[in-house]
This is a predicted structure of a 71-nucleotide RNA (transfer RNA) from a Candidatus Pacearchaeota archaeon. The coordinates come from a structure-prediction model, not an experiment, and the mean pLDDT is 82. Its Rfam family is "tRNA".
RNA sequence: GCGUUAGUGGUCUAAUGGUAGAAUACGAGCUUCCCAAGCUUGUGAUCCGGGUUCGAUUCCCGGCUGGCGCA
Numbered sequence: 001g002c003g004u005u006a007g008u009g010g011u012c013u014a015a016u017g018g019u020a021g022a023a024u025a026c027g028a029g030c031u032u033c034c035c036a037a038g039c040u041u042g043u044g045a046u047c048c049g050g051g052u053u054c055g056a057u058u059c060c061c062g063g064c065u066g067g068c069g070c071a
Stems, first nucleotide, its partner, number of pairs: 001070007010024002013021001018054001026042005047063005
């Protein structure tokens, strides 16, 4: 340099066109003599820009970063 693949809360992982979900972490409450564990509840995310569409995490183009392959 070329090709290919991935990018979603602090972390990890779903969602293949129609309200972004789970786990974990964190905050509050319950329980307990205290801690741990457990239960309830809350907060927090789509890498960036553009296009298609009534509607984009999803499809298309470009960029950035990481992985893999070729040179």